[in-house]
RNA sequence: AUGAAAGGUUGCUAGGGUUCCGGCCGGAUUAUAAUCCGGCGCUGGUCCGAGAGCGGCGGUCAUGCGGGAGACAUCCGCAUGAUGCACGGCGGGACAAAAGCCCGGGAGAG
Numbered sequence: 001a002u003g004a005a006a007g008g009u010u011g012c013u014a015g016g017g018u019u020c021c022g023g024c025c026g027g028a029u030u031a032u033a034a035u036c037c038g039g040c041g042c043u044g045g046u047c048c049g050a051g052a053g054c055g056g057c058g059g060u061c062a063u064g065c066g067g068g069a070g071a072c073a074u075c076c077g078c079a080u081g082a083u084g085c086a087c088g089g090c091g092g093g094a095c096a097a098a099a100g101c102c103c104g105g106g107a108g109a110g
C1' cells in the first nucleotide's frame, strides 16, 4: 500500500421529538361538568429509529451428502459450519419535529 457478499431485508430496542390521540396549565361561554381557543414534551399511545445494539429471514463462502446419462467441473437440492473488526466530529438534509435517522464505516483520529 492492498483485500472478500466486509452484505440485503424485516421485527424490535437504546435513543428521538410533537403532526394526531391522551395528559397538564391558562383563558372564553355558562355553573364545578361539557365545548372551544392558546400554551407545555409531558416517564403515555401513534410516529421516527441504529455501520459501530438485539433477533428473524434471505444472500455469500467452506465442507459433506444426494440428483440428472455422469469420473471431474458446472447446475440443482439438503445438512453442518463461518459471515470478523469497528474511536469519530463540526456542519448540512428529510418528515410535524428531533435523533444513535440520512450525507456517513464520510472528514478526521488510532
Base pairs, nucleotide, nucleotide: 008057009056010055011054012053015048016047020045021044022042023040024039025038026037027036028035029034059083060082061081062080063079064078065077066076067075085105087108091103092102093101
Molecule: Guanidine-I riboswitch aptamer
Organism: Rhodospirillales bacterium